[in-house]
RNA sequence: GAAGCUCUUCAAGCGCCUGACCCUGGUGUACGCCUCUUCGGAUGGUGUACAUAGGGUGACGAGGAAGAGGGAGUAUCGAGUCGUUCGGCGGAUGCCCUCUCGGCCACCACGGUCGUUACGAAGCGGAACAAACCCCUGGGGUGACCCCGGGUCGAGAACCCGCUCCGAUGUGGUGA
Numbered sequence: 001g002a003a004g005c006u007c008u009u010c011a012a013g014c015g016c017c018u019g020a021c022c023c024u025g026g027u028g029u030a031c032g033c034c035u036c037u038u039c040g041g042a043u044g045g046u047g048u049a050c051a052u053a054g055g056g057u058g059a060c061g062a063g064g065a066a067g068a069g070g071g072a073g074u075a076u077c078g079a080g081u082c083g084u085u086c087g088g089c090g091g092a093u094g095c096c097c098u099c100u101c102g103g104c105c106a107c108c109a110c111g112g113u114c115g116u117u118a119c120g121a122a123g124c125g126g127a128a129c130a131a132a133c134c135c136c137u138g139g140g141g142u143g144a145c146c147c148c149g150g151g152u153c154g155a156g157a158a159c160c161c162g163c164u165c166c167g168a169u170g171u172g173g174u175g176a
């Protein structure tokens, strides 16, 4: 260093690539130029184009799970590049439905609503927190590109804290 086995950790802008674009000491064809020439060419070198073969790019983090099953399926938030973070396939903690469990509606049953952040909606304010990009080394590759390390800048949503306001807060029984 490689392979196998076991354990642990991480992993959802998470994995993959046939469109597209890019690269090529691979191969073939065509054309031009150079060199040599016994002027018939040599197929030696080089450039361009096309085809083929192989390779490269193809999401930067934040945020998000009660359990099981099913359904649909472009499922939140910003950052960056002058734009391929394009396009396609698969998947995903989001959405809907059923059941179980759980919170709340004083208690029980039913019912409702939500999911441990546990009733829904609207609005205002506060606080918090990135990584890439960019720059500088180093390493790998013919190259397109890839990887490690260091430095600078620096979000928004969610959650949390405080406030305003609208709607819902049921039926029967029991108790205070």
Stems, first nucleotide, its partner, number of pairs: 014090004019086001020057005026052009035042002060078003066100006101115005106174005119167002122164005134151003138147003
GlmS glucosamine-6-phosphate activated ribozyme aptamer from an uncultured Acidimicrobiia bacterium, 176 nucleotides, folded computationally.
Its Rfam family is "glmS glucosamine-6-phosphate activated ribozyme aptamer". By type it is a riboswitch. Its family is annotated with catalytic activity and regulation of gene expression in the Gene Ontology.
The coordinates come from a structure-prediction model, not an experiment, and the mean pLDDT is 77.